Predicted 3D model of a 77-nucleotide RNA (c-di-GMP-I riboswitch aptamer) from a soil metagenome.
The RNAcentral record of the sequence draws on MGnify.
[in-house]
RNA sequence: AAAAGGUAAACUUGUCGAAAGACAAGGACACAAAGCCACGGGUCUAAAGCAAAAGCCAAGACAGCCGGGUUGCCGAA
Numbered sequence: 001a002a003a004a005g006g007u008a009a010a011c012u013u014g015u016c017g018a019a020a021g022a023c024a025a026g027g028a029c030a031c032a033a034a035g036c037c038a039c040g041g042g043u044c045u046a047a048a049g050c051a052a053a054a055g056c057c058a059a060g061a062c063a064g065c066c067g068g069g070u071u072g073c074c075g076a077a
Stems, first nucleotide, its partner, number of pairs: 006031002011026006029064001035070003039067003042062003049056002
């Protein structure tokens, strides 16, 4: 190369959650690490806390934002 197989955005329904979001079912926009890890940057949320208020704030999230780490399927030459 080829073939097999994998994941599943938006959206809908249900459950959990303060929210962001997560999970399950349906559904496919895409993805060669769209497997895993919040380590660096970034982004989202702001319950609790602080504040007279406006607001601030991650110990909550996002790995399908970028980098990094780690593991790994098929495979001609």